[in-house]
A computed fold for a 109-nucleotide RNA from Weizmannia acidilactici, annotated as SAM riboswitch aptamer (S box leader). It matches the Rfam family "SAM riboswitch aptamer (S box leader)". Rfam describes the family as follows. The SAM riboswitch is found upstream of a number of genes which code for proteins involved in methionine or cysteine biosynthesis in Gram-positive bacteria. NCBI's taxonomy places the organism under Bacteria, Bacilli, Caryophanales, Bacillaceae, Heyndrickxia.
RNA sequence: UGCUUAUCAAGAGAGGCGGAGGGACUGGCCCGAGGAAACCUCAGCAACAGAUUCUUUUAAAGAAAACUGUGCUAAUUCCAGCAAGCGACCAAAGCUUGGAAGAUAAGUU
Numbered sequence: 001u002g003c004u005u006a007u008c009a010a011g012a013g014a015g016g017c018g019g020a021g022g023g024a025c026u027g028g029c030c031c032g033a034g035g036a037a038a039c040c041u042c043a044g045c046a047a048c049a050g051a052u053u054c055u056u057u058u059a060a061a062g063a064a065a066a067c068u069g070u071g072c073u074a075a076u077u078c079c080a081g082c083a084a085g086c087g088a089c090c091a092a093a094g095c096u097u098g099g100a101a102g103a104u105a106a107g108u109u
Stems, first nucleotide, its partner, number of pairs: 002108007013042004021031003025081004043073003048069003052064005077101001082098005
């Protein structure tokens, strides 16, 4: 870097430093000098993997807990993007489902 699988409607922020951007991309809509990003410290959330305990069973499943490795802590992945259906005929708004893209974990090349 690519591939595979799973999940993405819940949850959880203060301080320092910094000084204009940020929310992947595009469009929209938001956040931001009452201080953006990045970085540091501490705290928290969750439970993907490893370790641990318990139960059922027979090699896995479920539960607990949070030690280790990650992850995350504005807005549903902020919304839409492509396709199908509904939308009384056309069109649009809107709604539903699937997909694409993205993010994270685990495995693999």